The RNA shown here (transfer RNA) has 75 nucleotides and comes from Parcubacteria group bacterium CG08_land_8_20_14_0_20_43_9. It matches the Rfam family "tRNA". The RNAcentral record of the sequence draws on ENA.

């Protein structure tokens, strides 16, 4: 330097261009001699940044930054 692929919740991961969810985690209540376990409930989001197109973008377009893979150049 090219090319691919990823960046969404505290963590893993989802979401046909049309209301941003699901597990688990942590929090509260129930359940008991207490913890586990279960069951209920309720919080948690700048969708990596910043523009674009669209009535409408997490999603398409185009810069940028991080991360991971792979070519390649130099030696």
């Nucleotide at each position: 330097u090219c090319c691919g692929g990823g960046g969404u919740a505290g963590c893993u991961c989802a979401a046909u261009g049309g209301u941003a969810g699901a597990g688990c985690a942590a929090g509260a209540a129930g359940c008991u001699g207490u913890u586990a376990a279960c069951u209920u409930c309720a919080a948690g989001g700048u969708u990596a940044g910043a523009g674009g197109u669209u009535c409408g973008a997490g999603u398409c377009c185009u810069c940028u930054c991080c991360c991971c893979g792979g070519a390649g150049c130099a030696a």